[in-house]
RNA sequence: GGAGCUGGACAGGCCGUCGCCGCGAACCUUUGGUUCGGGGAGGAAAGUCCGGGCUCCACAGGGCACAACGCUGGGUAACACCCAGGAGGGGCGACCCUCGGAAAGCGCCACAGAAAGCAAACCGCCACGCCUCCGGGGCGUGGUAAGGGUGAAACGGUGGGGUAAGAGCCCACCAGAUGCCGUGGCAACGCGGCAUGCUCGGCAUACCCCGUUGGGAGCAAGACCAAAUAGGGAAGGUGGCCUGCCCGGUCAGUGCCUUCCGGGUAGGUUGCUUGAGGGUGCGGGCAACCGCACCCCUAGAGGAAUGACGGCUACGUGCGGGCAACCGUGCGACAGAACCCGGCUUAUCGUCCGACUCCCACC
Numbered sequence: 001g002g003a004g005c006u007g008g009a010c011a012g013g014c015c016g017u018c019g020c021c022g023c024g025a026a027c028c029u030u031u032g033g034u035u036c037g038g039g040g041a042g043g044a045a046a047g048u049c050c051g052g053g054c055u056c057c058a059c060a061g062g063g064c065a066c067a068a069c070g071c072u073g074g075g076u077a078a079c080a081c082c083c084a085g086g087a088g089g090g091g092c093g094a095c096c097c098u099c100g101g102a103a104a105g106c107g108c109c110a111c112a113g114a115a116a117g118c119a120a121a122c123c124g125c126c127a128c129g130c131c132u133c134c135g136g137g138g139c140g141u142g143g144u145a146a147g148g149g150u151g152a153a154a155c156g157g158u159g160g161g162g163u164a165a166g167a168g169c170c171c172a173c174c175a176g177a178u179g180c181c182g183u184g185g186c187a188a189c190g191c192g193g194c195a196u197g198c199u200c201g202g203c204a205u206a207c208c209c210c211g212u213u214g215g216g217a218g219c220a221a222g223a224c225c226a227a228a229u230a231g232g233g234a235a236g237g238u239g240g241c242c243u244g245c246c247c248g249g250u251c252a253g254u255g256c257c258u259u260c261c262g263g264g265u266a267g268g269u270u271g272c273u274u275g276a277g278g279g280u281g282c283g284g285g286c287a288a289c290c291g292c293a294c295c296c297c298u299a300g301a302g303g304a305a306u307g308a309c310g311g312c313u314a315c316g317u318g319c320g321g322g323c324a325a326c327c328g329u330g331c332g333a334c335a336g337a338a339c340c341c342g343g344c345u346u347a348u349c350g351u352c353c354g355a356c357u358c359c360c361a362c363c
Base pairs, nucleotide, nucleotide: 001359002358003357004356006354007353008352009351010350012313013312014311015310016309017308018307020040021039023037024036025035026034027033028032042334046345047344049343050342051341052340053339054218055217056216057215066214067213068212069211070210071085072084073083074082075081086099087098088097089096090095100209101208105207107203108202109201122148123147124144125143126142127141128140129139130138131137132136156174157173158172159171160170161169175199176198177196178195179194180193181192182191183190184189222270223269224268225267232261233260234259235258236257237256238255239251240250241249242248277296278295279294280293281292282291283290284289315332316331317330318329319328320327321326
């Protein structure tokens, strides 16, 4: 200098004018208005995919079903997340990707191929028999997985022995599997030794098996206040009837009048933003993270505010001009909170910082 890999931070800045939504104070003609002060989107606010808080409902106990997850240890409120480790795979490397069981059952494996799973005989090879146009060829029966061919995948590899030809059929070495022993590690697992010729395909994102976890609904949760109209309940009065009077009773789909009560609707208030919160320092831990001290308060709308315009300026970039420094002009990523929080995933113009790797050159 070039190429790469990984982690973190940022997401233009300043000023002016006019608006929008909350908050505080003062004043006024007080469901409101005016003035002043102060606050007002993100790293993903997104997808709503996981996990929790919170709220209401349900709930003796157990089982089945269903769903999600799945190496080991740790972190956490919890997780499908994060950290560290292990194994397998990819890359020269930094680094990245994946993760229970296929030797329990059951199922599938396109195309090609003879055969795709207690395998298979298409070509070839070998033996025997027969036929023949006879140093050749054909047919039949059987043996054979060493060779060819198909395929993503064909039942370990190399060499030797053996055989009619072959074959772990036997042997040596290599690779793997299983069992046992020793050893390191909390563990996953690693390393070493011995034995057994044991050589066993893939898919579990097909069903399934094993283990773990899971009650439902969601801020339109839930709580409070509460109009008009209609209807409900109670008390009192009054009217008709029983009955001429008093008491009592009764009424026309239970009269009329007055007062009171309760529920829900419209509407309003609340839940609402101080929280598993942020910053700095110290300590513990490889790390994720945890503890302590001090400091900080940082949107809260409800058809839904957070905007528009102008000026200066930084950076990147396109175009035009200029010998050049530079000048003019245009453009500026993805995207918009809705109860809150931890994650994951997806989108994203660019800028900055740190660790590391490979290549080239020079000292």

The RNA shown here (Bacterial RNase P class A) has 363 nucleotides and comes from uncultured Desulfovibrio sp.
Model confidence (mean pLDDT): 78 of 100.
Its Rfam family is "Bacterial RNase P class A". About the family: Ribonuclease P (RNase P) is a ubiquitous endoribonuclease, found in archaea, bacteria and eukarya as well as chloroplasts and mitochondria.
NCBI's taxonomy places the organism under Bacteria, Pseudomonadati, Thermodesulfobacteriota, Desulfovibrionales, Desulfovibrio.
The sequence was found by an Rfam model in a public genome assembly.